A computed fold for a 73-nucleotide RNA from an Oscillospiraceae bacterium, annotated as transfer RNA. It matches the Rfam family "tRNA". Lineage of the source: Bacteria > Bacillota > Clostridia > Eubacteriales > Oscillospiraceae. The RNAcentral record of the sequence draws on ENA.

């Protein structure tokens, strides 16, 4: 240098004919219980990497650019 792929909550990740962003675990809070740990119900937490187009509407399509992986030279 070129060529694919990933980037979505504190963490693993979904989220595909564009149409109100989710699970799980982990937090908080509450039940249960002498008590904890287990359970089990609620909260609560995202400017969907960064700038833009396109569209009535983008996590998605288009560009552009960071970063991280795997390959080619």
């Nucleotide at each position: 240098g070129c060529u694919u792929g990933a980037g979505u909550a504190g963490c693993u990740c979904a989220g595909u004919u564009g149409g109100u962003a989710g699970a799980g675990c982990a937090g908080u809070u509450g039940a249960u219980u002498c008590g904890u740990a287990a359970u089990c119900a609620a909260c609560a937490g995202g400017u969907c990497g960064u700038g833009g187009g396109u569209u009535c509407g983008a996590g998605u399509c288009c560009c552009u650019u960071c970063u991280c992986a795997a390959g080619c030279u």